[in-house]
Order: sequence, then structure tokens, then C1' cells
RNA sequence: UCGACUCCCCUGGGAGAGCGCGGUCCCACCGAUCGCCACCGAAGGCGCAAUUCCGCCCGGAAUCGCUCAGGUAAACGGACCAAGGGAGAUGG
Repeated sequence: UCGACUCCCCUGGGAGAGCGCGGUCCCACCGAUCGCCACCGAAGGCGCAAUUCCGCCCGGAAUCGCUCAGGUAAACGGACCAAGGGAGAUGG
């Protein structure tokens, strides 16, 4: 000095599914909370029966499965993606 990798910061993008019903607080709306029914998967968590990936088995992982948690107007949040900046470790 350069390349792929990991992490952090910032900016931009970023889906699905109920403005459900009934109580309580609130003058009322909004909102909060409790219960019930329906639904969603992309915080987090769990799993490997099916699918896919690590060449096969084993084992592991996932954007796959479950829906514990979370969510179901907007906002917030949001896996993930891209640009910029910084750090780490590694290689040439």
C1' cells in the first nucleotide's frame, strides 16, 4: 500500500398480518392495561421432521420450520442490502 473477512458508527432503502371483540383507567378521542378470537415472520429465542447449503455420512447452519417472545392504520421497531468512516485479525 492492496484484497477478501468480522465488528462498531452514520446515511439511505427495507416486507407480512386486526385501526378485531369485550372489560378497567381516561369527560371524550388518542393512549395504557386485562381477557378472548383470528392472523403474520424479518428483533431476540428454540428446532433439524421436510427443503436448501457446508461434496456424502455425522455434525452444523439458513432467508427453512415453530411462534416462546414480538408484531398486525400511521409512527416506532425491523432481519437484510448499499454508500461512507473507524477498529480487529489474516493473507499477498
The RNA shown here (Glycine riboswitch aptamer) has 92 nucleotides and comes from a Gammaproteobacteria bacterium. NCBI's taxonomy places the organism under Bacteria, Pseudomonadati, Pseudomonadota, Gammaproteobacteria. The coordinates come from a structure-prediction model, not an experiment, and the mean pLDDT is 78.